Record summary: The part of an RNA shown here (small-subunit ribosomal RNA, central domain) has 349 nucleotides and comes from Myrica gale. Its mean pLDDT, the model's own confidence on a scale to 100, is 85. Taxonomically the source falls in Myrica (Eukaryota, Streptophyta, Mesangiospermae, eudicotyledons).
[in-house]
Context: one part of a larger RNA
RNA sequence: UUGGGCGUAAAGCGUCUGUAGGUAGCUUUUUAAGUCCGCCAUCAAAUCCCAGGGCUCAAUCCUAGACAUGCGGUGGAAACUAAAUAGUUGGAGUACGGUAGGGGUAGAGGGAAUUUUUGGUGGAGCGGCGAAAUGCGUAGAAAUCGGAAAGAACACCAAUGACGAAAGCACUCUACUGGGCUGACACUGACACUAAGAGACGAAAUCUAGGGGAGUGAAUGAGAUUAGUACUCCAGUAGUCCUAGCCAUAAAUGAUGGAUACUAGCUGUUGUGUGUAUCAACUCGUGUAGUAUUGUAGCUAACGCGUUAAGUAUCACGCCUAGGGAGCACGUUCGCAAGAAUGAAACUC
Repeated sequence: UUGGGCGUAAAGCGUCUGUAGGUAGCUUUUUAAGUCCGCCAUCAAAUCCCAGGGCUCAAUCCUAGACAUGCGGUGGAAACUAAAUAGUUGGAGUACGGUAGGGGUAGAGGGAAUUUUUGGUGGAGCGGCGAAAUGCGUAGAAAUCGGAAAGAACACCAAUGACGAAAGCACUCUACUGGGCUGACACUGACACUAAGAGACGAAAUCUAGGGGAGUGAAUGAGAUUAGUACUCCAGUAGUCCUAGCCAUAAAUGAUGGAUACUAGCUGUUGUGUGUAUCAACUCGUGUAGUAUUGUAGCUAACGCGUUAAGUAUCACGCCUAGGGAGCACGUUCGCAAGAAUGAAACUC
């Protein structure tokens, strides 16, 4: 170096964009770098192969010949790769017409509930638990009916449903804005795939500064229970919310990276196109893009996967190599810090 793997045994970067690199449609003509063929030269001796000889034979030894990857030269071949050239439209994209959507950012508005507060009614309990107590209450609680304020979250619709690269995204409206799908005729003419380094985004919690603070609630203080802790109960700070930054991690999961092609059926569902049918709902057939369940072949250690593959193939990338030590130490980079990234060895079994 080749050979094996990565759903659950070790192993797919959290996700995307994209540079170098690698790989890459169809057709024409040319070149001959790779590739293939012939010839020439070279490829020390020994060894190996082969013929003969000699130690009684053998091993060993002597002589002659042959072989020789490769490298160089020269003459050809032109299918494939490459280079040059001229085209082409199926991959990819652009413009045009439609279309679904909690995709994103900013602004405005809304009602239910909760808590607090204020006024009325009311008059002794309320609350809480397995049972209680701490707690609140005659300075009038709880309950109930009006008024006011605040913050956070948006019931039903709601779905195995939609959208987004992932994280994620749901009251309503407006503005700006990204992507997808689809239709027919045009246009560009391989512009493609993957992607080391690099860059961007990235739940929750933490951190910095300034606001906000209803409910909830790490820490903390009380009450129970217990031998004691925790669960439990009454309170309650940070946080949770907003603005501007930081952090860069999760069982960041489909534990399944991306792209392309091919490979039985059946049943739903979300968009969209088209045909049939007396408008419409609906029904039937067919195409396309998602999404869900069952299942054939095949695959798999089994479980299971199964046109959304874990099937059959190709391309480039990432990662794995027994358990512990250890995602530790040391060094470096990043960070305000917390820490993150990279990442061994001794030793042990």